RNA sequence: CACGAUAAUGGCAAACCUGUCGAAAGACUGGGACGCAAAGCUAAAGGGCCUUACCUCUUAGAGGUUGGCAGCCAGCCACCGAAU
Numbered sequence: 001c002a003c004g005a006u007a008a009u010g011g012c013a014a015a016c017c018u019g020u021c022g023a024a025a026g027a028c029u030g031g032g033a034c035g036c037a038a039a040g041c042u043a044a045a046g047g048g049c050c051u052u053a054c055c056u057c058u059u060a061g062a063g064g065u066u067g068g069c070a071g072c073c074a075g076c077c078a079c080c081g082a083a084u
Stems, first nucleotide, its partner, number of pairs: 002084001003081002011036002016031002019028003034071001040076003046073002048069003054064004
């Protein structure tokens, strides 16, 4: 360095519920734990997914545009140290 224990010390927190914001996706607060060895950070330029107040074309969709997701992959940084 790779790697990741039935290790240690700590950490985060899905669904759901509460309240607030938002057009929506979704975000945040409190509760709650499905899980997580990066579930830490990055969405102002890697891909992917979701959304569509607004615009265009047109008849239920397409394109633009807008916003979002890092717990999809990815990039960057990092605690610990059994085995290999």